[in-house]
Predicted 3D model of a 1652-nucleotide part of an RNA (large-subunit ribosomal RNA, half A) from Lusitaniella coriacea LEGE 07167.

Context: one part of a larger RNA
RNA sequence: AGCUAACGGCGGAUCCCUUGGUACGCAGAGGCGAAGAAGGACGUAGUUACCGACGAUACGCUCCGGGGAGCUGGAAGCAAGCAAUGAACCGGAGGUUUCCGAAUAGGGCAACCUAACUGAACGGCUCGCUGAAUCCAUAGGCGAGUGCGAGCGAACCCGGCGAACUGAAACAUCUUAGUAGCCGGAGGAAGAGAAAGCAAAAGCGAUUCCCCCAGUAGCGGCGAGCGAAAAGGGACAAGCCUAAACCACUGACUUUAGUGAGUGGGGUAGUGGGACAACAAAACGGAACGAGAGAAGUUAGACGAAGUAGUUGAAAGCUACACCAAAGAAGGUGAAAGUCCUGUAGUCAAAAACCAAACUCAUCCAGUUGAAUCCCGAGUAGCACGGGGCACGUGAAAUCCCGUGUGAAUCAGCCAGGACCACCUGGUAAGGCUAAAUACUCCUGCGUGACCGAUAGCGAACAAGUACCGCGAGGGAAAAGUGAAAAGAACCCCAGUGAGGGGAGUGAAAUAGAACGUGAAACCGUUAGCUGACAAGCAGUGGGAGGACGAUUAAACGUCUGACCGCGUGCCUGUUGAAGAAUGAGCCGGCGACUAACAGGCUGUGGCAGGUUAAGGCAGAAAAAGCCGAAGCCCAAGCGAAAGCGAGUCUGAAAAGAGCGAAAUAAGUGUCACAGUUUGUUGACCCGAACCCGGGUGAUCUAACCAUGUCCAGGAGGAAGCUUGGGUAAAACCAAGUGGAGGUCCGAACCGACCAACGUUGAAAAGUUGGCGGAUGAGGUGUGGUUAGGGGUGAAAUGCCAAACGAACCCGGAGCUAGCUGGUUCUCCCCGAAAUGCGUUUAGGCGCAGCGGUUGCAAGCAAGACUGGGGGGUAAAGCACUGCUUCGCUGCGGGCUGCGAGAGCGGUACCAAAGUGAGGCAAACUCAGAAUACCCAGUACGAAGAGCAGCCAGUGAGACGGUGGGGGAUAAGCUUCAUCGUCGAAAGGGAAACAGCCCAGACCGCCAGCUAAGGUCCCCAAAUAAUAGCUAAGUGAUUAAGGAGGUGGGAGUGCCCAGACAACCAGGAGGUUUGCCUAGAAGCAGCCAUCCUUGAAAGAGUGCGUAAUAGCUCACUGGUCAAGCGCUCCUGCGCCGAAAAUGAAAGGGACUAAGUUAUUUACCGAAGCUGCGGAUUGAAAUUUAUCAAUGGUAGGGGAGCGUUCUGAGGUGGGAGAAGCACUAGCGGCAAGCAGGUGUGGACGCCUCAGAAGUGAGAAUGUCGGCUUGAGUAGCGAAAAUUGGGGUGAGAAUCCCCAACCCCGAAACCCUAAGGGUUCCUCCGGAAGGCUCGUCCGCGGAGGGUCAGUCAGGUCCUAAGGCGAGGCUGAAGAGCGUAGUCGAUGGAUAACGGGUUAACAUUCCCGUACCGUUAAAGGUUGGUGAAGGGGGACGGAGAAGGUCUAGACUAGCCGGGUAAUGGUUGUCCCGGUGCAAGCGUUCGAGGUGAUGAAGUCUGGAGAAAACAGACAGAGCUAAGGCGCGAGUCCGACAAGCUAAGGCUUGGAAGUAGUACGGAUCCAACUUCCCAGAAAAGCCCUAACCACCAUAAACCUUUAAUGCCUGUACCCGAAACCGACACAGGUAGGGUGGUAGAGAAUACCGAGGGGCGC
Repeated sequence: AGCUAACGGCGGAUCCCUUGGUACGCAGAGGCGAAGAAGGACGUAGUUACCGACGAUACGCUCCGGGGAGCUGGAAGCAAGCAAUGAACCGGAGGUUUCCGAAUAGGGCAACCUAACUGAACGGCUCGCUGAAUCCAUAGGCGAGUGCGAGCGAACCCGGCGAACUGAAACAUCUUAGUAGCCGGAGGAAGAGAAAGCAAAAGCGAUUCCCCCAGUAGCGGCGAGCGAAAAGGGACAAGCCUAAACCACUGACUUUAGUGAGUGGGGUAGUGGGACAACAAAACGGAACGAGAGAAGUUAGACGAAGUAGUUGAAAGCUACACCAAAGAAGGUGAAAGUCCUGUAGUCAAAAACCAAACUCAUCCAGUUGAAUCCCGAGUAGCACGGGGCACGUGAAAUCCCGUGUGAAUCAGCCAGGACCACCUGGUAAGGCUAAAUACUCCUGCGUGACCGAUAGCGAACAAGUACCGCGAGGGAAAAGUGAAAAGAACCCCAGUGAGGGGAGUGAAAUAGAACGUGAAACCGUUAGCUGACAAGCAGUGGGAGGACGAUUAAACGUCUGACCGCGUGCCUGUUGAAGAAUGAGCCGGCGACUAACAGGCUGUGGCAGGUUAAGGCAGAAAAAGCCGAAGCCCAAGCGAAAGCGAGUCUGAAAAGAGCGAAAUAAGUGUCACAGUUUGUUGACCCGAACCCGGGUGAUCUAACCAUGUCCAGGAGGAAGCUUGGGUAAAACCAAGUGGAGGUCCGAACCGACCAACGUUGAAAAGUUGGCGGAUGAGGUGUGGUUAGGGGUGAAAUGCCAAACGAACCCGGAGCUAGCUGGUUCUCCCCGAAAUGCGUUUAGGCGCAGCGGUUGCAAGCAAGACUGGGGGGUAAAGCACUGCUUCGCUGCGGGCUGCGAGAGCGGUACCAAAGUGAGGCAAACUCAGAAUACCCAGUACGAAGAGCAGCCAGUGAGACGGUGGGGGAUAAGCUUCAUCGUCGAAAGGGAAACAGCCCAGACCGCCAGCUAAGGUCCCCAAAUAAUAGCUAAGUGAUUAAGGAGGUGGGAGUGCCCAGACAACCAGGAGGUUUGCCUAGAAGCAGCCAUCCUUGAAAGAGUGCGUAAUAGCUCACUGGUCAAGCGCUCCUGCGCCGAAAAUGAAAGGGACUAAGUUAUUUACCGAAGCUGCGGAUUGAAAUUUAUCAAUGGUAGGGGAGCGUUCUGAGGUGGGAGAAGCACUAGCGGCAAGCAGGUGUGGACGCCUCAGAAGUGAGAAUGUCGGCUUGAGUAGCGAAAAUUGGGGUGAGAAUCCCCAACCCCGAAACCCUAAGGGUUCCUCCGGAAGGCUCGUCCGCGGAGGGUCAGUCAGGUCCUAAGGCGAGGCUGAAGAGCGUAGUCGAUGGAUAACGGGUUAACAUUCCCGUACCGUUAAAGGUUGGUGAAGGGGGACGGAGAAGGUCUAGACUAGCCGGGUAAUGGUUGUCCCGGUGCAAGCGUUCGAGGUGAUGAAGUCUGGAGAAAACAGACAGAGCUAAGGCGCGAGUCCGACAAGCUAAGGCUUGGAAGUAGUACGGAUCCAACUUCCCAGAAAAGCCCUAACCACCAUAAACCUUUAAUGCCUGUACCCGAAACCGACACAGGUAGGGUGGUAGAGAAUACCGAGGGGCGC
């Protein structure tokens, strides 16, 4: 370390449970609100964070009724109370009801501020006053009154506007759909509604809703699809009022005439009615409105039968014996209760309120006849054009509605009946009202469920729309269980007065101990048995040695382990093909996918014989069952396009023929219901887009703009202009100076982002480090605001619009669509494919056919075998045709050529037709021509086959091998056809391993036998078999051209004892160096010739060699030796040729056979065949027996198991149910099912039926838990720590002391925003803190923020917002005047010191100032309104004055006096301070003789301003000085101390310097881009208003002064960045030395050493 067992931990499945949900039924209610709603904020308790309740009368007040002993909510504890004088609690009626919110006095950032007139803001209505253009009048204005509107609310309803995805396999008409959405409005319902209607020769009689008509008539790129109406059956039922004619009255206009208006009467219809005229008028009846009345009901309640004992922890269970029942519904009680409790059946009940039937009253309605005349709804109907809506898409398009234009009739009229016309029929438009039947459920009560039971059911059983996320719209969780009862563990022990544990005790149980019912699995352990360190692999399986155990599913036994041997490449998906290095899964547990409605087809079962009801009704306790209900549907007759005819009909001239039907009997058929299966429409098996559209939310990021503020150390250079000098006639021009321009230069802050490195699971979702660019400008930045998605903005990159923009985000349409990918859950049995053809905007999709299954029918037939008969034009072959082709012969014709004047005659080694001989070739040649195949027939076998039909599929990617072809290269594991086989979907044996090759088709079992392919030395079963050869190469166990005295066999031929072949010895000569050529050429560069002689033989030379000779050698000859030696061809087996990347392809060892050829015998060898046993199915109608069959993907069919719930009947359970764990049982195969033991502690099981949220291993599934990685990476700026002491259980980390180090234009101090208690003190240490922790920005408790003057409001206005009236717009709404808000700006009164643990311009001390009020004194017309002034403004630059924080220096004061040479000194250290305000004959500077202050005059004009005149020196102003102010502060010293601190004393307290700042200064100079508004404030004659009994001003005194903020952090550990994050964050202060400087370096004050 592995396996196993036992016992634990972690974890929270399972089972049980239910407080909560969910779907319906019946009834109620169907609104609330200016009398202030819905919804909230903030409060209220003795203690109170949350929920609930309540509202300053605040866990509640009053009255009435119920109730009857306890009570002070959930929710304990402590404390304190209430209640028989009736509490709590329940019901009814009142009272109170802060603030926000329609929100309504004004404002506003909801829950706040302001004001004081205590209010109706706006609109409507009523009344009054007033009052334009315009005379009267009206509009308008003002005021009063009125509580009418406003807002909220789930669906239903009516109306306005109105998509897109989608479907059409694309898309545009069309569809989705008048849907979603937005908006307006109403009600408990809404809308519709009493015919200008339907219909059809018959009739009906308002509307609405249901059934049916009917998926019909129709509409429709006549595609996809859309789709009526009438009639019929039902529910419910209800009808009315006006306009007009005419009459009366009133008032108006008008010229007689008349016109028009108001009120009342009259009148309301289509067999036309009415007016008008005549006649008649009384009772009964009806009604939806009003008033009264008050049954029943609702809102609290009351009574209400009947049981005990034993058992048990507990009884209700069981046992025993009883009882009630108009009550045996249900819940509770320590398990399961008719008789214990609450209840139930039944019977009663209301002071008060609500609702309201009968009934009563009031009110309203209702006659007949008739000649003439009059009336009967006008910019209407109609028409034209353009649209919409009707099922109806412009169509022949009626009917209805809208827009524009045109434009009738009045009963002898008009409209409709699907263009239109006529006839006929129906109706009477252009005014209005109307219950019921119908739709819905935010809500209340009661009830029900073959609904869920904590991953389910609402998102929410629990402090849930909570925590949390987001700027926002919006999104949105997890989380139930001790026990009957807290009896919640006294006491003891370990330990830090921990955490946790051990005893004891309680309890039936504590392994029920609060992390609490049961307590599975992953995962982590402890103990024990066996095993493991020479052994390689899906880890199992078959066999098996050894070891160790077991005593009532059991001994011919079982359990654990497993040395060694054989065989053996996971699962799923998807594929031709996966161990695949193709997909998916870390593991475990839970959840997770073919459903439902309606309609059609088929099958089965059942009913009927024609079948059947729908809506609805009756009755019923009823959501049941029953009965009624025939409207309607299907069927009963077909044929035809139809008219139509009809057992026939159509076609046709036809009595012809053909098609489709009918026809006796039988088979059967019809219809309704249920079930199964399949199809269609719906999301339709589940998960999955990117998109499109609608309505909203966002400019805290960023882009641009608007308004208002603010920022830019320092240095450099030196434009224009000007001055002076020179110069010129004058200019120009030159020089010097002055001057200070600029998208100027260098360079910090600041802004940016060019380079590199690092970082890349970062410190950081864009940074760091080092360099870099701009840095007075088109500059940076703060605050407030504007622009919004079909859009904005954009110095333009498709950039940016809240970390992702070629069209933001959120929600909705929406479960979009997905010919695409993935996934799809129990078992067994039977059959069993396809990857082809045709078509396809089709090729990975579909349709039809083919092939499969199943059911039925009919028939005796298919394939295969044999026989017989056929046609063919392939293979091979052939050359007769068509072509190609080699050679020979002949040679038409031609060329060339000779002769010839020519005709012509010749020649030819040239070309060559045709013929002929020999030899060939062909997919598109065939004179001829197979084998197979195909067709027909017959014969026997063949029958689970074949045929036909219905229903249900899948497949339409194929792969390799053999054969025949095409393409390619007679390449491909290539591609494409045909044909066969196998795989696919096939296991077994062989080929080492190896889908497609060879053998062979697995129902199950056997430690039986025989074989196939292939094998028989070992691995490894079987021959170390036999005979005869071959091979020597490890060939066997990779290939060719080519090469080779390898070797065996065969054939042929030559030489040879007259001596071959090889070897050795010897010769190999002469003419001659042949000739030519050549420098030379002598056998041997080359050319020609290649003879002769000698001889046994010897080339005018085979090779080497030389410059050429020479030399060597060969051919040839002789000798020696002695028997065979050569050459050619065929053939078997071998050799070389033979190179790839780690060492490696006979499977290995090895083999000379164990290679190879031939022959022979034996054996092995498979899931084949046989034997034995068994199962199922079929033949077949039952049993036995017999025979046959039983591989299987897609797919079809059949039979079962299990889960949850229901009904009925049984049955188990505290003497122990379910669940969980273990277990050697059963199974007639499985899914599975029992029994037992332990745990557990209350519910289960069986049978027969029924209904489904019904079975999990995979979906990068989903939720939770747990591993691995791994004690690994990391611990977030390398500014740095060390020592001593303290505290403590414990100290690197906390505290103190002493050192050291770091920042110091910051890493210090203040402040705006933002945050919100983080501030201070005490206590604590679980978690947070990247370690630790005694510590903390952590947890608990307590404390802390004090203002007339600071900031904001009570003042003002900018951009911009809102906006009375108003204008505009389908609606919502948009714009905007008066106004009103709105700081980032204007205005505006306090300073110094002290004090706290924590605050101070706020408290205290001292000294001031501002407003208001009062008093006293004094003076005067004052205030409002109105008018005017002023407020009031840019950039840059330069110079000066004054003052001063702080600094430095000197002086002065206090202290110190040296570790080492000097140092009483020009030494060292520290200190040397002080405001507002008031006063002041001080005052630089500015301005001013180019005229200050002042006075006068002017214009309509008072003041101010402006202008003029007079006159002549001021005006303004920082600042200085004095007081404030010494009882202040102050170094230092002394004392005390609880070590933190406290008390007391208290010296000097002057001058100078420069930088900077403030101020003079709202100044000055200069430039062009020409640089807010309003109020405070000041002035004011006349007119106007009010007052003058007042008011204002001055002085003094006294009193008084509202609301909000105020703690703390603020370059950060407290803000924005998910973090105690190397980032970001506006403004002010910012010392010393060196330095130009805010650079840089080092230091001070101060703060830190970066939480391993």
The full RNA is in RNAcentral, with records from ENA and SILVA. Its Rfam family is "Bacterial large subunit ribosomal RNA". Rfam links the family to the GO terms structural constituent of ribosome and ribosome.